[in-house]
Context: one part of a larger RNA
Molecule: large-subunit ribosomal RNA, domain II
Organism: Clostridia bacterium
RNA sequence: GCCGGCGAGUUACUUAUUAUAGCGAGGUUAAGUGAUUAAGUCACGGAGCCGAAGCGAAAGCGAGUCUGAAAAUGGCGAUUUAGUUUUAAUAAGUAGACCCGAAACCAGAUGAUCUAUCCAUGAGCAGGAUGAAACGGUGGUAACACACCGCGGAGGUCCGAACCCACGCCUGUUGAAAUAUGCGGGGAUGACUUGUGGAUAGCGGAGAAAUUCUAAUCGAAUCUGGAGAUAGCUGGUUUUCCUCGAAAUAGCUUUAAGGCUAGCCUUUGCUAUAGAGAUUACCGGGGGUAGAGCACUGAAUAGGCUAGGGGGUUUCGCGACCUACCAAACCUUAUCAAACUUCGAAUACCGGAUAAUUACUGGCAGGGAGUUAGGCAGUGGGAGAUAAUUUUCAUUGCCGAGACGGAAACAACCGAGAUCUACAACUAAGGUCCCAAAGUAUAGGUUAAGUGGAAAAGGAUGUGAAAUUGCUAAAACAACCAGGACGUUGGCUUAGAAGCAGCCACUCAUUCAAAGAGUGCGUAAUAGCUCACUGGUCGAGUGAUUUUGCGCCAAAAAUUCAACGGGGCUAAAACCUAUCACCGAAGUUUAGGGAUUUAUUCAUCAGAAUAAAUCGGUAGAGGAACAAUGAUUACGGGCUGAAGCCAGACUGUAAGGUCUGGUGGACUGUAAUCAAGAGAGAAUGCCGGC
Numbered sequence: 001g002c003c004g005g006c007g008a009g010u011u012a013c014u015u016a017u018u019a020u021a022g023c024g025a026g027g028u029u030a031a032g033u034g035a036u037u038a039a040g041u042c043a044c045g046g047a048g049c050c051g052a053a054g055c056g057a058a059a060g061c062g063a064g065u066c067u068g069a070a071a072a073u074g075g076c077g078a079u080u081u082a083g084u085u086u087u088a089a090u091a092a093g094u095a096g097a098c099c100c101g102a103a104a105c106c107a108g109a110u111g112a113u114c115u116a117u118c119c120a121u122g123a124g125c126a127g128g129a130u131g132a133a134a135c136g137g138u139g140g141u142a143a144c145a146c147a148c149c150g151c152g153g154a155g156g157u158c159c160g161a162a163c164c165c166a167c168g169c170c171u172g173u174u175g176a177a178a179u180a181u182g183c184g185g186g187g188a189u190g191a192c193u194u195g196u197g198g199a200u201a202g203c204g205g206a207g208a209a210a211u212u213c214u215a216a217u218c219g220a221a222u223c224u225g226g227a228g229a230u231a232g233c234u235g236g237u238u239u240u241c242c243u244c245g246a247a248a249u250a251g252c253u254u255u256a257a258g259g260c261u262a263g264c265c266u267u268u269g270c271u272a273u274a275g276a277g278a279u280u281a282c283c284g285g286g287g288g289u290a291g292a293g294c295a296c297u298g299a300a301u302a303g304g305c306u307a308g309g310g311g312g313u314u315u316c317g318c319g320a321c322c323u324a325c326c327a328a329a330c331c332u333u334a335u336c337a338a339a340c341u342u343c344g345a346a347u348a349c350c351g352g353a354u355a356a357u358u359a360c361u362g363g364c365a366g367g368g369a370g371u372u373a374g375g376c377a378g379u380g381g382g383a384g385a386u387a388a389u390u391u392u393c394a395u396u397g398c399c400g401a402g403a404c405g406g407a408a409a410c411a412a413c414c415g416a417g418a419u420c421u422a423c424a425a426c427u428a429a430g431g432u433c434c435c436a437a438a439g440u441a442u443a444g445g446u447u448a449a450g451u452g453g454a455a456a457a458g459g460a461u462g463u464g465a466a467a468u469u470g471c472u473a474a475a476a477c478a479a480c481c482a483g484g485a486c487g488u489u490g491g492c493u494u495a496g497a498a499g500c501a502g503c504c505a506c507u508c509a510u511u512c513a514a515a516g517a518g519u520g521c522g523u524a525a526u527a528g529c530u531c532a533c534u535g536g537u538c539g540a541g542u543g544a545u546u547u548u549g550c551g552c553c554a555a556a557a558a559u560u561c562a563a564c565g566g567g568g569c570u571a572a573a574a575c576c577u578a579u580c581a582c583c584g585a586a587g588u589u590u591a592g593g594g595a596u597u598u599a600u601u602c603a604u605c606a607g608a609a610u611a612a613a614u615c616g617g618u619a620g621a622g623g624a625a626c627a628a629u630g631a632u633u634a635c636g637g638g639c640u641g642a643a644g645c646c647a648g649a650c651u652g653u654a655a656g657g658u659c660u661g662g663u664g665g666a667c668u669g670u671a672a673u674c675a676a677g678a679g680a681g682a683a684u685g686c687c688g689g690c
Stems, first nucleotide, its partner, number of pairs: 001690006011095009021085003026050003032044005054061002064076003098236002101233001105226006116200009125190001127159003130155001135150005163187003167184003171180001202218001204214003211220001239625006249262005263371002265368007275360001277358005282352004291343001292341002297337003302332003306327001308326002310323005374399010404415003419593004424589003430583003433567003439580001441579006452569001458553002462550010479537005485510001487508001490504003516531001520529002594615009626679001629675009644663008
């Protein structure tokens, strides 16, 4: 891992509701006893319980009573009678209470054969090195001291085996080994090592002290018990079909992973069909949002006017005057506001007569829930950075609990809400060259960028359309040929300044077809080139501005293409406008079947027919069934072949059922009713097999 078996809402008592059956102003027995055909049944048993009357703390009184001084007031009652017992279902409570799961807590025991420390008694340490004290001798001293030589053999001394340890590295790491092998390393007469026996015990012991050891177990050992500890947490919880179908909100909570009540779901009864509900139309309401505005509260622009202040002139001082300074109030002007309003919508909300629509929602009472982690999108806001698949509100939709078609793929976007069958039809969104169903459709434009098929400020003789306005057959624009002069080198400045460093000037005047006291290049300054302007050649359009459609640049990312799904596409298979056709979904229709609910009709009261509406679904509520086991009763089957197993056929909406053949070799079924150890694929489930 697979297969097989086992594996989770039970049981007892109490209470409530509904159903059921009995009796009914009553209902009912419990323990116990008796009988018997004996896990039972029948009878007796009225003790007790509930109900029929309440009120009061009570005495008590009683359709009343309590309060009270009260005949008042007020409270609770009656006037409105149905209960009670059985059984079943559902739920709650108390119990382990659907099942498995802690870490822990407590009690009593068992452990020092591992290990820590200690006690008693024993044992062990090759060999080599160093050479303390003491002692002897000699020298030396007044005597010591002291020196040298010898002898001696000290030491948590040195080197190094046994022995003990465990510092480094490799290997090993489903190991040879639940801590080892190998190669090196440290101690090795000592605070050394070790044998045997003994002592200390868990709220404890021991500890050269590390939360270290206390039998592979240690921030409190192990075993057994309390014990099914508790778990608001995780996981799991077993057949089918039918109807309805949520919530992720509010309040409170040592509360935020949980609860309680409300909200939202379901189911039963009643109410209601002359109608409470909903929607639309209509009528009546209140509002202070969007917008707008500036009278208020504040913010804030420019100018005027003018207090106050600053500066200046004047003055001995008082004062006077000036002011391109600052500036309140006021006037004019232009603005801003969630916590501004002299204004003010659309929606929304509340109420209402009537009408229409809705096949029918609403209301009351009772039983049962689940939910209280929500998410995304659009719109209106807050927080954030007018960031986030961000966060927090409001509102609508969808997902959640929703399949199907489209968006290449894609919970939430677009279309659309799946009862079943069909090799029928029409459509939606979206599409119609091929992949790939349907137009290589039609008409008219645009785009040349593969734009389409990612992006801004900004930039540009891209190109289409519209408009305004110059010049132009008295010849424009472009090109080419020619001219482009003179006073004069204007004056000033300057080393120089001659059209062209700079300054000044009503920038003049002359000749002209035309020619600036000069448009640019250039020179040290001149020179030189050129332009404006003019003539000629040529012969038809040529400039400027604005608006707008589609394009261009701006445009750099990490493994080639990789920013159309791909191929590929250019009078498109791109974009815009218009038109017709077609494809396209579980939508709609057609044909047929089923179920649910309601209504009507029939009925042999089992049900049937017709009509209308309905039939996505998680948590969850309600309903109806299937299978296995056992019990009772009835009826059966079986060696002429039971159960089980294999295969095939048929059948039911499903769980399932039936038949036939084979195998097998002795048991077993059907119907009705009842009872529960009643259904497995999941629990890192348990046991077994492979």